Annotation
Predicted 3D model of a 79-nucleotide RNA (c-di-GMP-I riboswitch aptamer) from a Methylococcales bacterium. Of the family's consensus pairs, 95% are formed in the model. The prediction has a mean pLDDT of 81. It was read from a public genome assembly, where an Rfam model found it. It matches the Rfam family "c-di-GMP-I riboswitch aptamer". Rfam describes the family as follows. GEMM was predicted in a large-scale screen for bacterial structured RNA regulatory elements. Lineage of the source: Bacteria > Pseudomonadati > Pseudomonadota > Gammaproteobacteria > Methylococcales.

């Protein structure tokens, strides 16, 4: 310098569901919890999903992104 991938170490996140909270809603956030995970780290770019209004241009805001994809960063390090 690259780097399979998870045998190791040293650690990381936290599904459902519980209780409080904002929010028409989808769903946020703390908190409890542990399904699972080698980028479940960031971005929301494209696609796909949900939700409110709106209508016949399928538009317009809005949510999540641990569904598929691209992009940035990244621990350990067989070889």
């Nucleotide at each position: 310098u690259u780097g399979a991938g998870u045998u190791a170490a040293g650690g990381c996140u936290a599904a459902a569901c519980c209780u409080a909270u904002c929010g028409c809603a989808a769903g946020u956030u703390a908190g409890g919890g542990g399904c699972a995970g080698a980028a479940a780290g960031u971005u929301a770019c494209g696609g796909a999903u949900c939700c409110a209004a709106g209508c016949u241009g399928u538009u317009u805001g809005g949510a999540a992104a641990g569904c598929c994809g691209a992009a940035c960063c990244a621990c350990c390090g067989a070889g």